[in-house]
Molecule: transfer RNA
Organism: Oscillospiraceae bacterium
RNA sequence: GCUGAUGUAGCUCAGUAGGCAGAGCACUUCCUUGGUAAGGAAGAGGUCGGCAGUUCGAAUCUGCUCAUCAGCU
Numbered sequence: 001g002c003u004g005a006u007g008u009a010g011c012u013c014a015g016u017a018g019g020c021a022g023a024g025c026a027c028u029u030c031c032u033u034g035g036u037a038a039g040g041a042a043g044a045g046g047u048c049g050g051c052a053g054u055u056c057g058a059a060u061c062u063g064c065u066c067a068u069c070a071g072c073u
Base pairs, nucleotide, nucleotide: 001072002071003070004069005068006067007066010025011024012023013022019056027043028042029041030040031039049065050064051063052062053061
């Protein structure tokens, strides 16, 4: 220098023929207990790496770019 993969909640990840952004764990409050653990109920937490484009509408399609990993030279 070229090519490919990945990037989504604090962590691990789902979600692709475009249509209100999710799960588990963790966190907060409550219930249960003499107390803790376990269990149960409710809740908070995201501009989907960034910037543009296409579209009525983008996590999803396109371009550029950043980070990490792999391959080739």